The RNA shown here (small-subunit ribosomal RNA) has 1511 nucleotides and comes from a metagenome.
The prediction has a mean pLDDT of 83.
The RNAcentral record of the sequence draws on SILVA.
RNA sequence: AGAGUUUGAUCCUGGCUCAGAAUGAACGCUGGCGGCGUGCUUAACACAUGCAAGUCGCACGAGAACUCUUCUGCUUGCAGAAGAUAGUAAAGUGGCGCACGGGUGAGUAACGCGUGGGUAAUCUACCUCCGAAUCGGGGAUAACCCGCCGAAAGGCGAGCUAAUACCGGAUAAUAUCCUUAAAACAUCCGUUUUUUGGAUCAAAGGUGGCCUCUACAUGUAAGCUACUGUUUGGAGAUGAGCCCGCGUACCAUUAGCUUGUUGGUAGGGUAAUGGCCUACCAAGGCUUCGAUGGUUAGCUGGUCUGAGAGGAUGAUCAGCCACACUGGAACUGACACACGGUCCAGACUCCUACGGGAGGCAGCAGUGAGGAAUUUUGCGCAAUGGGGGAAACCCUGACGCAGCAACGCCGCGUGAGUGAUGAAGGCCCUCGGGUCGUAAAGCUCUGUCGAGUGGGAAGAACUUGUUGGAUGCUAAUACCAUCCUUCACUGACGGUACCACUAAAGGAAGCACCGGCUAACUCCGUGCCAGCAGCCGCGGUAAUACGGAGGGUGCAAGCGUUAUUCGGAAUUAUUGGGCGUAAAGGGCGCGUAGGCGGUCUCUUAAGUCAGAUGUGAAAGCCCGGGGCUUAACCCCGGAAGUGCAUUUGAAACUAAGGGACUUGAGUAUGGGAGAGGGAAGUGGAAUUCCUGGUGUAGCGGUGAAAUGCGUAGAUAUCAGGAGGAACACCGGUGGCGAAGGCGACUUCCUGGACCAAUACUGACGCUGAGGCGCGAAGGCGUGGGGGGCAAACAGGAUUAGAUACCCUGGUAGUCCACGCCCUAAACGAUGAAUGUUAGUCGUCGGGUAGCUAGUCUAUUCGGUGAUGCAGCUAACGCAUUAAACAUUCCGCCUGGGGAGUACGGUCGCAAGAUUAAAACUCAAAGGAAUAGACGGGGACCCGCACAAGUGGUGGAGCAUGUGGUUUAAUUCGAAGAUACGCGAAGAACCUUACCUAGCCUUGACAUAUUUUAGAACACUUUAGAGAUAGAGUGGUGCCUUCGGGAGCUAAUAUACAGGUGCUGCACGGCUGUCGUCAGCUCGUGUCGUGAGAUGUUGGGUUAAGUCCCGCAACGAGCGCAACCCUCGUCACUAGUUACUAACGGUUCGGCCGAGGACUCUAGUGAGACUGCCUUCGUAAGGAGGAGGAAGGUGAGGACGACGUCAAGUCAUCAUGGCCCUUACGGCUAGGGCAACACACGUGCUACAAUGGCCAGGACAAUGAGACGCGAUACCGCGAGGUGGAGCAAAUCUAUAAACCUGGUCUCAGUUCGGAUUGUAGUCUGCAACUCGACUACAUGAAGCUGGAAUCACUAGUAAUCGUAGAUCAGCUAUGCUACGGUGAAUACGUUCCCGGGUCUUGUACUCACCGCCCGUCACACCAUGGGAGUUGAUUUCACCCGAAGCGGGGAAGCUAAACUGGCUACCCUCCACGGUGGAAUUAGCGACUGGGGUGAAGUCGUAACAAGGUA
Repeated sequence: AGAGUUUGAUCCUGGCUCAGAAUGAACGCUGGCGGCGUGCUUAACACAUGCAAGUCGCACGAGAACUCUUCUGCUUGCAGAAGAUAGUAAAGUGGCGCACGGGUGAGUAACGCGUGGGUAAUCUACCUCCGAAUCGGGGAUAACCCGCCGAAAGGCGAGCUAAUACCGGAUAAUAUCCUUAAAACAUCCGUUUUUUGGAUCAAAGGUGGCCUCUACAUGUAAGCUACUGUUUGGAGAUGAGCCCGCGUACCAUUAGCUUGUUGGUAGGGUAAUGGCCUACCAAGGCUUCGAUGGUUAGCUGGUCUGAGAGGAUGAUCAGCCACACUGGAACUGACACACGGUCCAGACUCCUACGGGAGGCAGCAGUGAGGAAUUUUGCGCAAUGGGGGAAACCCUGACGCAGCAACGCCGCGUGAGUGAUGAAGGCCCUCGGGUCGUAAAGCUCUGUCGAGUGGGAAGAACUUGUUGGAUGCUAAUACCAUCCUUCACUGACGGUACCACUAAAGGAAGCACCGGCUAACUCCGUGCCAGCAGCCGCGGUAAUACGGAGGGUGCAAGCGUUAUUCGGAAUUAUUGGGCGUAAAGGGCGCGUAGGCGGUCUCUUAAGUCAGAUGUGAAAGCCCGGGGCUUAACCCCGGAAGUGCAUUUGAAACUAAGGGACUUGAGUAUGGGAGAGGGAAGUGGAAUUCCUGGUGUAGCGGUGAAAUGCGUAGAUAUCAGGAGGAACACCGGUGGCGAAGGCGACUUCCUGGACCAAUACUGACGCUGAGGCGCGAAGGCGUGGGGGGCAAACAGGAUUAGAUACCCUGGUAGUCCACGCCCUAAACGAUGAAUGUUAGUCGUCGGGUAGCUAGUCUAUUCGGUGAUGCAGCUAACGCAUUAAACAUUCCGCCUGGGGAGUACGGUCGCAAGAUUAAAACUCAAAGGAAUAGACGGGGACCCGCACAAGUGGUGGAGCAUGUGGUUUAAUUCGAAGAUACGCGAAGAACCUUACCUAGCCUUGACAUAUUUUAGAACACUUUAGAGAUAGAGUGGUGCCUUCGGGAGCUAAUAUACAGGUGCUGCACGGCUGUCGUCAGCUCGUGUCGUGAGAUGUUGGGUUAAGUCCCGCAACGAGCGCAACCCUCGUCACUAGUUACUAACGGUUCGGCCGAGGACUCUAGUGAGACUGCCUUCGUAAGGAGGAGGAAGGUGAGGACGACGUCAAGUCAUCAUGGCCCUUACGGCUAGGGCAACACACGUGCUACAAUGGCCAGGACAAUGAGACGCGAUACCGCGAGGUGGAGCAAAUCUAUAAACCUGGUCUCAGUUCGGAUUGUAGUCUGCAACUCGACUACAUGAAGCUGGAAUCACUAGUAAUCGUAGAUCAGCUAUGCUACGGUGAAUACGUUCCCGGGUCUUGUACUCACCGCCCGUCACACCAUGGGAGUUGAUUUCACCCGAAGCGGGGAAGCUAAACUGGCUACCCUCCACGGUGGAAUUAGCGACUGGGGUGAAGUCGUAACAAGGUA
């Protein structure tokens, strides 16, 4: 310090999430030791038991018993007495304490707390210091004893007694009060000091010691003395009370609250001020700077976090407050309205003899309950502290310790060194190895912790007593008090810390994670299952994300998870954010409070700045030291504590007060501009209606129609009239207005802005929460008006539907007057004001200057536009009319949805408006720009794409393929284009993968090894459907070092073979398609924050990203073209098997001689390049022409860019993974792939006369041939047979057909057509039944040119005709691939259909329009609003009741001292709980109901995104 997540990618906005630190924690797994801390966060729920506050005999009276000793009596084990126990225990009076210490956080939003002040408005027991005093009396009472009541708790009566208990009296001040006078001080009242006079108020003794003086006289008493107590006064210290300034949570969907309320006077009360209380008087007091109400909460030092500012928190420790079962009340006391006190009421629990009583763990332990969760019914007063006491001492669950708990922090250990055959084993593996891993074992060491043994009374300790000494008191060296000193006593922890020794590596490592964030990777299992997950997201058969394993990473006696807080989050922004489009400017103005405010000068000193002083508790944090072996921890010192208060100064700025100024603002004068506003009047055009005329059959409307109107006379046309609304042209990014808005003309009334020149006022200004006013359209109310238009509605169309779009009608409304509503994409999506900051070009209003006097130029002020620099912006864009740079004020925003909704309030007649949430849910929602894709967007261009033509398919029969069905099996694959005469260039067996049946198991096939036998091999025969099994015969080979070896065969065993089994969505290779379309990219540079752009766009041109020109681009690559092959012309070379012009021969056949001319063959070349001419053009190039065999790529082929379709193929082949292994492998026989109601594709043959049939005749090219092609000849009607010349081929082997000539048929289901069927044959083959082809004869089906729709083709093409080949024994071939013969028609053109390319535009698409996406309905779940009501809780008002108690009254009752006394019953005021009634707030439940959210591939439509098909 950042990171992940919205997108195809980018930048931004914006939320969500993570990494860090922390905790009184809890849970899961694990767990060796020690130190120091910490430990009911929930039920302020209920509590059994024990303990937690007593002490003092030096205040007082009284005072046991058990037991022991002694004595006495005697029935020898009982009674009595004395002493000890013992002035003890227990109890009582009295004093002090119990108001501290300890606990808890319910209440409290408050002077409660914090901080700083005040008290001139106060108190303070014990303590310290300084004064004074402590005189003299009295009467009671508890304890005790007696009696009585009661179960108990307890109580009553009578009698006795003491005090430092109680009550008078005396004295008394510098105390208090009144009064006289003066001084000083002061925050007003006043305070302090001095002073005159008067009044009022005290006391208690105890203990020890001594006799110098007095009395009795051993010694005591008085007395003295010491200590202590008591009373009074002053001062201090400590503690407390009260008051004030400032600070101290949230809600305005809480806006008004208040009657003791606010103030005064008088009185009461208190330690003390005060409505604190009472009476009277006045009518005030608080509040938008948040009163009142509601909700929540103890506050602080601090703690956690953070760079800080802040945020969160308030356990332990410390300060303050509040509380003590709940509510109320007082008493005592220095202090309480009192945790372990009292009284009353209530709830609860317990005891009871039923009459009545007792209790309060939020003290320490502990129990139950609640809860995720929090300890021992321990030891000790040894230390520290507290209470009492003179002291010893007693008490002390405060405290010190121990126990439990990894709850936290800190420290230590679980060993160290060496050790490579890199052991075994695990895991992985490319099978080579790698890794766990020097890790282990082994060897050599060490001894922390733990265990054992021993030591260790160390340190933590003062008081007190004692020894010695000093001082004070005193007559005193006694005594007492104080101080110093010696010695002695006291330890819960604890036989603890620590130390030594002994043995022994021995007893001591886990947890989480390993897809990214985030350090760390593989295998197996699983197969959208099981599961994981903090976010993004993993899992559907190769999961680094699930589970396990190996390995690794991190931390470590812990590690993870959960919860919570801060951080990151600049994501509430003071530091430190924003508002044109992301959330966000109020619709506009006027203006109140408030905030801010021009120039100069003087004063003050509130803000501001500087210095000083006080305070800011301790602890904590920080710094420096020190102590525990270190650390945590503890101790000492310092710093800091940003604050508050007081005080001294400064005077620039702000402020306040005074004075001045003119530039901000305003006023006056003179002008012109304008749809600014209001009212009245006037006008013409048009529509509609009415009347009349002319006139006749249609009009109207639409994409096309229909509804509608019209023969009762429409539409059209002419004339006249009526009525309402709106104002053409001018008209313009022109004008005016604050906005909404304003448009014929005239008049009247009226607002504002602008310009010019002077004069005046003198900051009068800007903004503006609330408030007030205006506010389009639409809607509402009342009354008018109503021509056109037109929601609703009706009809007609369209449509699957059409409650729409279109058409015909049509009512509210639109118009006027008055009154409401108050909202808009009320938009410049841009609040108002002021100042500053380059220009250029228009336009509107006014002024100034100039001349050439104009429809001119220059300039200035004010508006309104365009473009553009700096600057800003996420970008788009804004840019003197800012979204720039600054200032002031207001409004608003804080993820999306829920929702501008619910509830509540306000407004409204209503509709509704305004203000405005939450639960729940998602990880996004969004802005701008980029690249694509798409559009029923645009522009340009191309293609047999359309059009123009020709011929087909779709109808028939058959062939073939597919689907479906069937079957034991009908093997498998291919599926829009881009599957379907496709894989298959050939299924009778084989093929063959399928089915049935019979068999084999190292296997039909490969390699290696072990063992054994045999040469190999050839042949015969039996059984069987065959595979197979059995029997038999022949055969003995090659090399040799004689051991054997090589090869082959058979058997055996092991590794393994084998699989057309699965996955083409794991792959290679190959292929199809877009598409032979013209595109696809890169380097460097430049532009952009970036994705990206540029180049590649533009203007032309081309078949072409072909080329040219231009250009922030310059170049390059893959494609295009060319290079390659074939055809077309010519030349050269070469002539056999090809050819034959000339010559010769001939059986008349290039047959022979011969020739090398021609054709041809097959090699090499030439030729074509827009080269030439004309013309257009800058050029590229185009058009035309010449020549030429060929002309603008000459024709055809091969050749297929980056990529797309998870396209096709695991069944050509290869291959990862998975699966089978006496079978999913292998062999064999038979069957099937050929089935057949049907549907589709591709073809063949036809339907005939441009034809069929018969006869005769003519002309090719390619290709093939030895297991072959097969001639002449003969036989057969024919398929074919016999036979075998020639040919391994320019030599031999084939009738080319359409065509031509002649004849016949004459429009018919025919002399068309040939399916189907019968019979007889031929050929191939082991074998034609399932299931071959062909032949002959006979049979002679459908079909008479084919619906919607659809296909191919632009020239040697279509159409048509035959020929050959591959595969192949034969064939299903009508298929496929080639070959030649004959040989057309048409293209105006690019509007439209389809496909494609380039540019541009829109986009909410990017799986990319076969996209995205909306709403109702149905189902499930979730939270929520309303709801007749119902059940609580809290608060409040009125009234009733009125306990205890304070206060008041108060006896004729009681009363010892004192007396004008005291007390009490009883009465009154106030008042807790309670009761009745009303109201408000809030929570739960609630039949039913409303919308919302979320869910799997539900239903209906298609609203939005493209012109989204009606923007």